A computed fold for a 100-nucleotide RNA from an uncultured Acidimicrobiaceae bacterium, annotated as SAM riboswitch aptamer (S box leader). Rfam family: SAM riboswitch aptamer (S box leader). Its family is annotated with regulation of gene expression in the Gene Ontology. Its mean pLDDT, the model's own confidence on a scale to 100, is 78. The model forms 85% of the base pairs in the Rfam consensus. It was read from a public genome assembly, where an Rfam model found it.
RNA sequence: ACGACAUCCAGAGGAGUCGAGGGACCUGGCCCGAUGACGCUCCGCCAACCGACCUGGUCCACAUCGGACCCGACACGGUGGCAACGCCGGGACCGAUGGA
Repeated sequence: ACGACAUCCAGAGGAGUCGAGGGACCUGGCCCGAUGACGCUCCGCCAACCGACCUGGUCCACAUCGGACCCGACACGGUGGCAACGCCGGGACCGAUGGA
């Protein structure tokens, strides 16, 4: 560094608004919901995939204080997320891998 097996499924809040459904599609469950769910808006938070920056290391280059990669760190920018294992079983669809 790669592969297989086993085991495991963490984290994160409020306010406003809306007004009856919601938990990605179908289905069987099981949950959430007028004590206002879901959605939307604002602020906040979780996490660390991508970028930026920083310490160190390796390689290349070196007139040029550079380039690439890795460990770590950070949480500045961009995604994602903030009930239950991505809620659970079956199925459909898409993609990847393997076989024929």